RNA sequence: UUGAUGACGGGAGGAGAGACCACAGUUGGUGGCGCCGAAGGAGCAAGCCGGUUGCCCGGCGAAUCUCUCAGGCAAAAGGAGGCCCGUCGGACG
Numbered sequence: 001u002u003g004a005u006g007a008c009g010g011g012a013g014g015a016g017a018g019a020c021c022a023c024a025g026u027u028g029g030u031g032g033c034g035c036c037g038a039a040g041g042a043g044c045a046a047g048c049c050g051g052u053u054g055c056c057c058g059g060c061g062a063a064u065c066u067c068u069c070a071g072g073c074a075a076a077a078g079g080a081g082g083c084c085c086g087u088c089g090g091a092c093g
Base pairs, nucleotide, nucleotide: 006088007087008086009085010084011083018033020032021031022030023029034073035072036071040069041067042066043065047060048059049058050057051056
C1' cells in the first nucleotide's frame, strides 16, 4: 500500500559577507587588508565497541553546530536544506 523511508531525474525559489585599496588591462586577473558560511572539506557529543583490577587509553560516531583549507563577498555562475512533478522501489520505516 490512494505507496512511507530511500535512490535517480527535472522544475521554481534560495541566505550571508568590501562594486574596499594597489597593479595590470583583462574576459572576469594578481597582490594586500577586512569579512561570510548553505558547494566541497575538516572537528566534535551522547552512545556503542575494544583494552584495563581500576583510573584511564584507543576506535567508530550527527548536523543548518564549530573551523574556515577550499570557496565566496555588484551582476552572472554557484549554492545547503526543504517544496513540487516524474521514475525506480515496496515497509527494508